[in-house]
Context: one part of a larger RNA
RNA sequence: GGAUGAACGCUAGCGGCAGGCCUAAUACAUGCAAGUCGAACGCGAUUGGGGAGCUUGCUCCCCAUGAAAGUGGCGCACGGGUGCGUAACGCGUAUGCAACCUACCUUGAUCAGGGGGAUAGCCUCUCGAAAGAGAGAUUAACACCGCAUAAAAACACAUCACCGCAUGGUGAAAUGUUCAAAUAUUUAUAGGAUCAAGAUGGGCAUGCGUGACAUUAGUUAGUUGGCGGGGUAACGGCCCACCAAGACGACGAUGUCUAGGGGAUCUGAGAGGAUGACCCCCCACACUGGUACUGAGACACGGACCAGACUCCUACGGGAGGCAGCAGUAAGGAAUAUUGGUCAAUGGGCGCAAGCCUGAACCAGCCAUGCCGCGUGCAGGAAGACUGCCCUAUGGGUUGUAAACUGCUUUUGUACCGGAAUAAACCUCUUUACGUGUAAAGAGCUGAAUGUACGGUAAGAAUAAGGAUCGGCUAACUCCGUGCCAGCAGCCGCGGUAAUACGGAGGAUCCAAGCGUUAUCC
Numbered sequence: 001g002g003a004u005g006a007a008c009g010c011u012a013g014c015g016g017c018a019g020g021c022c023u024a025a026u027a028c029a030u031g032c033a034a035g036u037c038g039a040a041c042g043c044g045a046u047u048g049g050g051g052a053g054c055u056u057g058c059u060c061c062c063c064a065u066g067a068a069a070g071u072g073g074c075g076c077a078c079g080g081g082u083g084c085g086u087a088a089c090g091c092g093u094a095u096g097c098a099a100c101c102u103a104c105c106u107u108g109a110u111c112a113g114g115g116g117g118a119u120a121g122c123c124u125c126u127c128g129a130a131a132g133a134g135a136g137a138u139u140a141a142c143a144c145c146g147c148a149u150a151a152a153a154a155c156a157c158a159u160c161a162c163c164g165c166a167u168g169g170u171g172a173a174a175u176g177u178u179c180a181a182a183u184a185u186u187u188a189u190a191g192g193a194u195c196a197a198g199a200u201g202g203g204c205a206u207g208c209g210u211g212a213c214a215u216u217a218g219u220u221a222g223u224u225g226g227c228g229g230g231g232u233a234a235c236g237g238c239c240c241a242c243c244a245a246g247a248c249g250a251c252g253a254u255g256u257c258u259a260g261g262g263g264a265u266c267u268g269a270g271a272g273g274a275u276g277a278c279c280c281c282c283c284a285c286a287c288u289g290g291u292a293c294u295g296a297g298a299c300a301c302g303g304a305c306c307a308g309a310c311u312c313c314u315a316c317g318g319g320a321g322g323c324a325g326c327a328g329u330a331a332g333g334a335a336u337a338u339u340g341g342u343c344a345a346u347g348g349g350c351g352c353a354a355g356c357c358u359g360a361a362c363c364a365g366c367c368a369u370g371c372c373g374c375g376u377g378c379a380g381g382a383a384g385a386c387u388g389c390c391c392u393a394u395g396g397g398u399u400g401u402a403a404a405c406u407g408c409u410u411u412u413g414u415a416c417c418g419g420a421a422u423a424a425a426c427c428u429c430u431u432u433a434c435g436u437g438u439a440a441a442g443a444g445c446u447g448a449a450u451g452u453a454c455g456g457u458a459a460g461a462a463u464a465a466g467g468a469u470c471g472g473c474u475a476a477c478u479c480c481g482u483g484c485c486a487g488c489a490g491c492c493g494c495g496g497u498a499a500u501a502c503g504g505a506g507g508a509u510c511c512a513a514g515c516g517u518u519a520u521c522c
Stems, first nucleotide, its partner, number of pairs: 001522004006518005013374006019367002021332001026330003030327003035074003040071002047064008081285003090210008100202002105198007113147001115145002123136005153178004159172005183190003211257003218248003223245004228240003260282004264275004287308005310321004338364001340363003346360001347358004377408004388398003414458005422449001427444008466511005471492003477506005487494002
C1' cells in the first nucleotide's frame, strides 16, 4: 500500500447491488418447512332433490353430491442445512468396466387368458390416564397368491462364424427347464406386463496430483497371495474354510497432530504466499453409538428398531421427543437480521386435468457490513463588518465570499396526482392442417413484490457533515495551561517553567456519510 463474512469508538441524509453466528456439530418453547391422486378401491359424514307411510314431524326408500379417515399407487433417497468426521481413490484430473445397475422419460417389438383366498376401514366388545393395543364378525381393488400362455429374457448345453486387450467378447442357432400382466373411464385416452436400444443418473477400479512432525523407524495376521465357496447390481479378503509365507517402508511405511476437497478468493510484475465466507461441483453428517427393513435408488435430516445422555407428560403401570430446514428463544461471544408476504414467475412432487403441496424460489423487513452512485445548494456579493484567535511598529493578519444580503435552481426530502414491465403459457372457446387427438393461429383469464419502479404538479434553500491528524517518517502551526506531573506514543522519541509531540483554543491538512482504532492475510 492492498484486502476482510469483521468488531469497537465518534458520527450519520438517500438510492442500487451484494453480504450478514467466523464462537457452542451447544440446548431448544411455538408456528410452518412433503405431500398428492375419487380417471385404482370399499365405506361414508353432510347437503340438495324426489317419493311412500301417517303418530304431521318423525321413520323408510331412491337419485345426485362426496368432508374426514382407511386400503392402494407415486413421491418422501430431491430440494433446503451444516462442516462433525475424514490426510482418504475423500477431492481434482485423465482413463477403464470384456466386472455393473438405473424408477419416471424417449423409440421400437410382442402380450394382456382364466381363477382364488384374505385384510384394513366400518360395526360390536375388551384393556388403558394417555400413547395406543387386542378379540370377534364382515368387505373391495390397478393390494396379495396360484394356473395357463413364453421369446430377441435367464440358466444349462451340441454346433458354426467373426473379433479381441490375457481372463475372453459379439453374433447366429437346434434342444431342454424357468419366469408375466390390471384395469379405469367421458370407448379412445390414461394405465399394465415382458424384451431390446437410447438418454439421464449412479456404482466400482486405475495412473498422476493433493498438510505438519523423524524429538514417530520399523509396520502388518484377513495381514499378502492362491484354490474353492458364500454374498453383491457388479469385480474384489467384501466374507468364510483350507493352502502357501508373504505384503508395505528413509522416493518416509506405521504413528501423532491439524484439516472437508476443488472451481476459486486476497495479495503479488511474476514466480509464489495466505485462505477455502457468499456462488457452483463433489464428499461427509443429521442428539450420540449401532443395525437392518422397504424400495429403481437409503443403510434414510423432519422413517423404523435397539442402547445411551438429555428434556417433557404421567393416574407411577407406562409413554413422547430430536431446528447443522425457515423464522424465533436461551447460552457462548467483540460480533451477525423478521417468530414477514406470495406461489405471480422459475423449478420440484402428485394428478387426465382443474388443481393441491412447496420457509426451494421470488419478494419484502432489519443492519453504513462492503462496493458503486447522488445530495447537503448555485452565481453574485468587501463597509474585507462583528466575534474569536494571532502579531503589534497600534498599523495589521486570519477566519473570509466565509456570513448577511441579492438573484436563481429544486436532485433528494414533503404533499398530491397518474402509473408500468416482469406474463404467456397451462386452461376455456373458435378457426386451420392432418385425421379423431395432436400441432399451429386468434380471442379470453392470470401480479406476491405494488400503488413499487417510473412520470407529473405545488411550494420552498428549504430536510441533510462528520471523523482523524498537524515533531520527523507524512499533507497540515501558532497561542495559552501544565512543569519528568498530568499525559502522548506505530518507530524514533516528547514532557525538568518559553512544549509546533501532553490538555484546550484559533487556524490548517487529509478523507468524507463516513472517519479512525483493534484483529487477521499478502
Predicted 3D model of a 522-nucleotide part of an RNA (small-subunit ribosomal RNA, 5' domain) from uncultured Bacteroides sp. Its mean pLDDT, the model's own confidence on a scale to 100, is 84. Rfam family: Bacterial small subunit ribosomal RNA. NCBI's taxonomy places the organism under Bacteria, Pseudomonadati, Bacteroidia, Bacteroidaceae, Bacteroides.